Model confidence (mean pLDDT): 85 of 100.
A computed fold for a 354-nucleotide part of an RNA from Candidatus Iainarchaeum sp., annotated as small-subunit ribosomal RNA, central domain.
The sequence was found in a public genome assembly.
Context: one part of a larger RNA
RNA sequence: UUGGGCCUAAAACGCCUGUAGCCUGUGAGUUAAGUCUUUGGUGAAAUCGGACAGCUCAACUGUUCGAAUGGCUAAAGAUACUGGCUUGCUUGAGGAAAUAAGACGUGAAGAGAAUUUUUGGGGUAACGGUGAAAUGUUAUGAUCCCAAAAGGACUACCAGUAGCGAAGGCGCUUCACGAGGAUUAUCCUGACGGUGAGAGACGAAAGCUGGGGGAGCGACCAGGAUUAGAUACCCUGUUAGUCCCAGCUGUAAACGAUGCUAACUAGGUGUUCCUCUUCCCACGUGGAAGCGGAGUGCCGAAGCGAAGGCGUUAAGUUAGCUGCCUGGGGAGUACGCCCGCAAGGGUGAAACUU
Numbered sequence: 001u002u003g004g005g006c007c008u009a010a011a012a013c014g015c016c017u018g019u020a021g022c023c024u025g026u027g028a029g030u031u032a033a034g035u036c037u038u039u040g041g042u043g044a045a046a047u048c049g050g051a052c053a054g055c056u057c058a059a060c061u062g063u064u065c066g067a068a069u070g071g072c073u074a075a076a077g078a079u080a081c082u083g084g085c086u087u088g089c090u091u092g093a094g095g096a097a098a099u100a101a102g103a104c105g106u107g108a109a110g111a112g113a114a115u116u117u118u119u120g121g122g123g124u125a126a127c128g129g130u131g132a133a134a135u136g137u138u139a140u141g142a143u144c145c146c147a148a149a150a151g152g153a154c155u156a157c158c159a160g161u162a163g164c165g166a167a168g169g170c171g172c173u174u175c176a177c178g179a180g181g182a183u184u185a186u187c188c189u190g191a192c193g194g195u196g197a198g199a200g201a202c203g204a205a206a207g208c209u210g211g212g213g214g215a216g217c218g219a220c221c222a223g224g225a226u227u228a229g230a231u232a233c234c235c236u237g238u239u240a241g242u243c244c245c246a247g248c249u250g251u252a253a254a255c256g257a258u259g260c261u262a263a264c265u266a267g268g269u270g271u272u273c274c275u276c277u278u279c280c281c282a283c284g285u286g287g288a289a290g291c292g293g294a295g296u297g298c299c300g301a302a303g304c305g306a307a308g309g310c311g312u313u314a315a316g317u318u319a320g321c322u323g324c325c326u327g328g329g330g331a332g333u334a335c336g337c338c339c340g341c342a343a344g345g346g347u348g349a350a351a352c353u354u
């Protein structure tokens, strides 16, 4: 390669936007590029098959007829499918209008309990910490109680297999600006779509550069314990950091370890948002039940799976596009290149070994 795979065995890019490419709903007409049919030309010889002949036979060789030859080329036709062109359609997609929901983003202002520190007042001998202690604090008056002030960080309860977001992630209140999704009587455009190599945007924590800030916590470090030792677990302190602004880094068990889109294939039961219907009512932004749509959970038919399990939120049955895998170790290493201030990141082998 032919194939087989990617939840857990190797393997879905962290996530989105999107270029090329690939793929693309439905009706009619046209064209005839792909496709199909017929015919002509070309497709050397040797080789291969039939018949015959020559070496005494055969192998071998020759003559003749035929076969085969991916394909290329020309002409004439066919028109289902694919493609091109023209013209329509509305179910895909998008837009308008209306409605409600949301820890969605950015910025600003404000609020709150607590910790810490300081000041003032009260008050007296311990406090703190642990398995037990000690280091530590304390008569220069601690711990504790009351009042006030400062400062930084955070946002209890509500809080929910609840919500929102592409993912990372998002949780006090209010305002401003911005974005996305859902639903619906209806209207508009009319395939405008799907995926997506490269590319670009975003991307937890830690880390880096410059400038601020620093309450609590706290790598490093110091001390006290424990122990045979204890470069730890426990304790007392504490620096970077954690916070803010500007820039960089670009990685995570970035996980649902499950790529995106579309269609099809039993149900049951919760819950969130929306429309509609019915009922109750203390008439309120109230309550209850049910059909439908969109999400989010649990259990399960068929089916699938090595099993665990998955099961209309598929790991079932199909289609389109992309990425990735090919025994373990060596190794996500070396070398080269690209990126980065650095740390390092991306790409990514081989010898050898088993």
Base pairs, nucleotide, nucleotide: 004325005324006323007308008307012322014202016200017199021195022194023193025089026088027087028086029085030084031083033082034081035078036077037076038075039074040073041072042071048066049065050064051063052062053061054060092192093189094188095187096186097184098183099182104178105177106176107175108174109173110172111155112154116150117149118148119147120146121145122144126137127136163170164169207248208247209246210245211244212243216242217241221237222236223235224234259321260320261319262318263317264316267299268298269297270296271295272294273293274292276290277289278288279287280286303310304309327354328353329352336347337346338345339344